[in-house]
Context: one part of a larger RNA
RNA sequence: GGAUGAACGCUAGCAGCAUGCUUGACACAUGCAAGUCAAACAGGAAGUGGUGUUCCCAGUGGCGGACGGAUGAGUAAUGUGUAAAAACCUACCAUUAGUAGAGGAACAACAACUGGAAAUGACUGCUAAUAUCCCAUAGGCUGAGGAGCGAAAGGAGGGAUCCACCUGAAGAGGGGCUCAAGUCUAAUUAUCUAGUUGGUGAGGCAAUAGCUUACCAAGGCGAUGAUCAGUAGCUGGUCCGAGAGGAUGAUCUGCCACCCUAAGACUAAGACACGACCCAGACUCCUAUGGUAGGUAGCAGUAGGGAAUUUUUCAUAAUGGGCGAAAGCCUGAUAGAGCAAUACCGCGUGGAGGUAGAAGAACCACGGGUCGUAAACUUCUUUUUCCAGAGAAAAAGUAAUAAUGAUAUCUAGGGAAUAAAUAUUGACUAACUCUAUGCAAGCAGUCGCGGUAAUACAAAGGAUGCAAGCAUUAUCC
Numbered sequence: 001g002g003a004u005g006a007a008c009g010c011u012a013g014c015a016g017c018a019u020g021c022u023u024g025a026c027a028c029a030u031g032c033a034a035g036u037c038a039a040a041c042a043g044g045a046a047g048u049g050g051u052g053u054u055c056c057c058a059g060u061g062g063c064g065g066a067c068g069g070a071u072g073a074g075u076a077a078u079g080u081g082u083a084a085a086a087a088c089c090u091a092c093c094a095u096u097a098g099u100a101g102a103g104g105a106a107c108a109a110c111a112a113c114u115g116g117a118a119a120u121g122a123c124u125g126c127u128a129a130u131a132u133c134c135c136a137u138a139g140g141c142u143g144a145g146g147a148g149c150g151a152a153a154g155g156a157g158g159g160a161u162c163c164a165c166c167u168g169a170a171g172a173g174g175g176g177c178u179c180a181a182g183u184c185u186a187a188u189u190a191u192c193u194a195g196u197u198g199g200u201g202a203g204g205c206a207a208u209a210g211c212u213u214a215c216c217a218a219g220g221c222g223a224u225g226a227u228c229a230g231u232a233g234c235u236g237g238u239c240c241g242a243g244a245g246g247a248u249g250a251u252c253u254g255c256c257a258c259c260c261u262a263a264g265a266c267u268a269a270g271a272c273a274c275g276a277c278c279c280a281g282a283c284u285c286c287u288a289u290g291g292u293a294g295g296u297a298g299c300a301g302u303a304g305g306g307a308a309u310u311u312u313u314c315a316u317a318a319u320g321g322g323c324g325a326a327a328g329c330c331u332g333a334u335a336g337a338g339c340a341a342u343a344c345c346g347c348g349u350g351g352a353g354g355u356a357g358a359a360g361a362a363c364c365a366c367g368g369g370u371c372g373u374a375a376a377c378u379u380c381u382u383u384u385u386c387c388a389g390a391g392a393a394a395a396a397g398u399a400a401u402a403a404u405g406a407u408a409u410c411u412a413g414g415g416a417a418u419a420a421a422u423a424u425u426g427a428c429u430a431a432c433u434c435u436a437u438g439c440a441a442g443c444a445g446u447c448g449c450g451g452u453a454a455u456a457c458a459a460a461g462g463a464u465g466c467a468a469g470c471a472u473u474a475u476c477c
Stems, first nucleotide, its partner, number of pairs: 001477004006473002009470002013347002016344001018342001019340002021305001027302002030300003035063003040060002043056004069259001071257002079183002082180001084178001088175003093171001095169004101135001103133002110125002114121002140149003154163003184230002192220002196218008233255002236252001237248004260281002264277001283294002286291001311337001313336001315334001319333001320331004350380004360371002363368001385414002388411003394404001422465004426447003432461002435458001442449002
């Protein structure tokens, strides 16, 4: 000198744009953050002479709750970045080929009865389906072969047809596994390792594999730093630097890990699952003491910690996501607004004229010089401000269409009106005098200053720097 997710002191007019718990991965009141489909299915309600029609959704069923969101505790390699490639899986999507034949039995809801304080159950009976089962079929799979295994579902419409279901192939996108050389510090850490290293058989997985197991062999890693210990999410990037390089990993992007602590599996194309389940633990709530309920590192918000970090806001209009044939519903993702000079950038606080130069202040050699064209005064302008009116784009499909928005922007009117601080002034370092104080009070980044003429403390006047900011502190280069 530059930089910051900054903080603190003094001060403060506006707009744009971005950012905002770096500390306790501490504890959380309240509300919301994942639903949707009646064109899968019983059921109910309205209504009718009847058929039809409209509406509702606790239950069965389907798809989605593995995305999106938060956080960085753990992790020094089961991670990540670069580069490769063997032995794999893949719902929805798009392409292509071919099927959907014939039958059956249940279980919720519901009804009756009943246990329990509650949470929530037990028993008996009835019933539908795109729920479920058997048989048949198969250019698929397995097998040396004989042979064996192995699917399916309907719904809407007057109809054309549309949507859905089953199987095969290849695809896209996604994921799993493996390899190579990179990836912080310490030798006052030198040896470490028995499923350990390899083989065979068996098991297991979507797949390779000591992944698991029985037996056999005795291997494997290591001064090119194993092992142990400490610290740490990694990257694209960011800051500094002419570069080499040093530091760093907030926001945004990709990956990983985790969602009270520890373990476990279930379901599923996909999880060992933030707002699912089971067990244990700590803590909190309820209890009739038999038991039961909970998890903000989602968005707001509270308490606490801290130098320190915001609203218990608005809308699904846009972008995207889930479901649906669609209308649509849901969406604290997202789009916006609010708060904070936290950062960057822009604008303003007036312009022109105006004297041998008012008053006043402070200095003085008492002659005067300085503040100073500064003010007053004359004239002009209205960015901004105040007030009044008009008023968007973004919104795209024939039309309609919301939050932002009493906004941006435009127009009329008023009046210089509403708007300057802060730090320094001994040298480094731009800028000096007076008064008071007297090694005292105090200053200080370094040198140092102050003991009666202090440009260094304090005040005043002047000056210098920067400016809606200016200083200080902390950290990095």